TPP riboswitch aptamer (THI element) from a Deltaproteobacteria bacterium, 100 nucleotides, folded computationally.
Taxonomically the source falls in Myxococcia (Bacteria, Pseudomonadati, Myxococcota).
It was read from a public genome assembly, where an Rfam model found it.
Of the family's consensus pairs, 87% are formed in the model.

[in-house]
RNA sequence: CGGCUUGGCUGGGGGCGUGCGUAAGCACUGAGAGCUCGUGAGAGCACCCCUUGAACCUGAUCCGGGUAAUGCCGGCGGAGGGAAGCCAGGUCCUUCACCC
Numbered sequence: 001c002g003g004c005u006u007g008g009c010u011g012g013g014g015g016c017g018u019g020c021g022u023a024a025g026c027a028c029u030g031a032g033a034g035c036u037c038g039u040g041a042g043a044g045c046a047c048c049c050c051u052u053g054a055a056c057c058u059g060a061u062c063c064g065g066g067u068a069a070u071g072c073c074g075g076c077g078g079a080g081g082g083a084a085g086c087c088a089g090g091u092c093c094u095u096c097a098c099c100c
Stems, first nucleotide, its partner, number of pairs: 002092009011050004017028004034045004056081003062075004
């Protein structure tokens, strides 16, 4: 110098669905369906992801299965898009120098 790996900082990307209920709340999936502020629009926190990119979006009012219902599961599909820099630690390899 490089490989692998862990963490941090700053910045950025993203989603928040389904059913019952007047509501409170309960149930399902999930990392997250929550909390705070705001009349509201929205903002912040939490959570996930940032090109080594399946976080998330599109196709999609799609197809198959299943469910009380829903991207609930699978397909579509490594298809098309999609947001990064820095610092520190660990470990391995190689090379060089010095000592024995």